[in-house]
RNA sequence: ACUCGAUCAAGGCAAAUCUAUCGAAAGGUAGAGACGCAAAGCUAUGGGUCUAAGGUCCUUUUUGUGACUAUGAUCGCCAGGCUGCCGAG
Numbered sequence: 001a002c003u004c005g006a007u008c009a010a011g012g013c014a015a016a017u018c019u020a021u022c023g024a025a026a027g028g029u030a031g032a033g034a035c036g037c038a039a040a041g042c043u044a045u046g047g048g049u050c051u052a053a054g055g056u057c058c059u060u061u062u063u064g065u066g067a068c069u070a071u072g073a074u075c076g077c078c079a080g081g082c083u084g085c086c087g088a089g
Stems, first nucleotide, its partner, number of pairs: 002089004012037002017032006035076001041082003045079003048074003054069004058064001
């Protein structure tokens, strides 16, 4: 350096839920809290999934609990890229 994750050691992160807050929502952030994770570190590059403010169409006396669509979100959905601890080969 590369591949791997049994073991050793030091540790790390933090699901659901609750509270507060931002957001149209999905969801994010902070605190509490641990389901789990060898990258559950970073990155929206390719897929998937979620939401639909705005836009388009439909409907319509009132308008709708209507349909489609990311520029929004998700890295703890799967991959890609970058980086890292310990150990084995």
c-di-GMP-I riboswitch aptamer from Ammoniphilus sp. CFH 90114, 89 nucleotides, folded computationally.
Its mean pLDDT, the model's own confidence on a scale to 100, is 89.
Lineage of the source: Bacteria > Bacillati > Bacilli > Caryophanales > Ammoniphilus.
It matches the Rfam family "c-di-GMP-I riboswitch aptamer". Rfam's curators write: GEMM was predicted in a large-scale screen for bacterial structured RNA regulatory elements.